RNAcentral holds the full RNA, with entries from ENA, RefSeq and SILVA.
Large-subunit ribosomal RNA, domain IV from Pirellula staleyi, 325 nucleotides, folded computationally.
Its mean pLDDT, the model's own confidence on a scale to 100, is 88.
Rfam family: Bacterial large subunit ribosomal RNA.
[in-house]
Context: one part of a larger RNA
RNA sequence: CGGUGGUUAAGGAACUCUGCAAAAUGACCCCGUAAGUUCGCGAUAAGGGGUGCCUCCGCGAGGAGGCCGCAGUGAAUCGGCUCUAGCGACUGUUUAUCAAAAACACAGGACUCUGCUAACACGUAAGUGGAUGUAUAGAGUCUGACGCCUGCCCGGUGCUAGUAGGUUAAGGAAGAAGGUUAGCGAAAGCGAAGCUUGCGACCGAAGCCCUAGUAAACGGCGGCCGUAACUAUGACGGUCCUAAGGUAGCGAAGUUCCUUGUCGGGUAAGUUCCGACCUGCAUGAAUGGCGUAACGACUGGAGCACUGUCUCAACCACGGACCCG
Numbered sequence: 001c002g003g004u005g006g007u008u009a010a011g012g013a014a015c016u017c018u019g020c021a022a023a024a025u026g027a028c029c030c031c032g033u034a035a036g037u038u039c040g041c042g043a044u045a046a047g048g049g050g051u052g053c054c055u056c057c058g059c060g061a062g063g064a065g066g067c068c069g070c071a072g073u074g075a076a077u078c079g080g081c082u083c084u085a086g087c088g089a090c091u092g093u094u095u096a097u098c099a100a101a102a103a104c105a106c107a108g109g110a111c112u113c114u115g116c117u118a119a120c121a122c123g124u125a126a127g128u129g130g131a132u133g134u135a136u137a138g139a140g141u142c143u144g145a146c147g148c149c150u151g152c153c154c155g156g157u158g159c160u161a162g163u164a165g166g167u168u169a170a171g172g173a174a175g176a177a178g179g180u181u182a183g184c185g186a187a188a189g190c191g192a193a194g195c196u197u198g199c200g201a202c203c204g205a206a207g208c209c210c211u212a213g214u215a216a217a218c219g220g221c222g223g224c225c226g227u228a229a230c231u232a233u234g235a236c237g238g239u240c241c242u243a244a245g246g247u248a249g250c251g252a253a254g255u256u257c258c259u260u261g262u263c264g265g266g267u268a269a270g271u272u273c274c275g276a277c278c279u280g281c282a283u284g285a286a287u288g289g290c291g292u293a294a295c296g297a298c299u300g301g302a303g304c305a306c307u308g309u310c311u312c313a314a315c316c317a318c319g320g321a322c323c324c325g
């Protein structure tokens, strides 16, 4: 000097990103226990008191009296608590080896597909799973207990249905054209059939165009100008655009840039926190919206208790480094 453990005057979080770490609490018995609540909980809530040994009585629980210590769960093991927000309902699961969470799952909700040789999945196939199941079943996708709810838009993309018309492949094919040449011709050349080459009217399905439906399908959900008997604001009006212009809720939010917004609370003092406001850069309804008792090694804020975290350091023990040998 550093490590592990221990003690500490006065103060008691002033430390610090953060009470990190440590301290405190602790067992059993008795008393007592709030808000809230899904009536189960919350709850060991919180907050108090007791605990040894001996004699006698009692079946016992226990009662009466006495004794000792600083101390009686005499050592060890053995919850700190409360208030207030966010998120996720919960128990569970996860990055073996830096992340345990608000992520995943979940019961519940919804949509879509599937009539059985099911859909779907694996396999070239045979076949197998699904399932020795049969729509109260199976598969896929989204949401995520519960409560109150889940608005408008089908123009785009997707899916489903439709088939009159348009377009459209291989294939078929009337026909015309070129090449070749039996034949004709004195030659130039003409040129049947066959074979062949490239065209080809017309007939050709699904699909696409088209017509509808569908948003708990992918998704989307406006601007400008004016207006009320102070001012301000704008219930109201005008206009442009759109498929439709964001409803209920919530809101400086885990979303707010400006921003430490403004007001209130808490503090002597508060960029955090809580309650409001709404000017939502860029909230919003199963990519769910808003609440919610209980739960959480989750994440903020506040308090009580407690302390060497600190003011500010000191000492002790052990074992290192180090010194001497």
Base pairs, nucleotide, nucleotide: 001320003318004317005316006315007314008313010311011310014309019306027051028050029049030048031047036041038145052067053066054065055064056063057062068072080304081303082302083301084300085299086298087296088295092104093103108143109142110141111140112139113138114137120129121128122127146291147290148289149288151221152220153219156218157217158214159213160212161211162210165209166208167207171203172202175199177197178196179195180194183190184189222240223239224238225237226236249283250280261277262276263275264274265273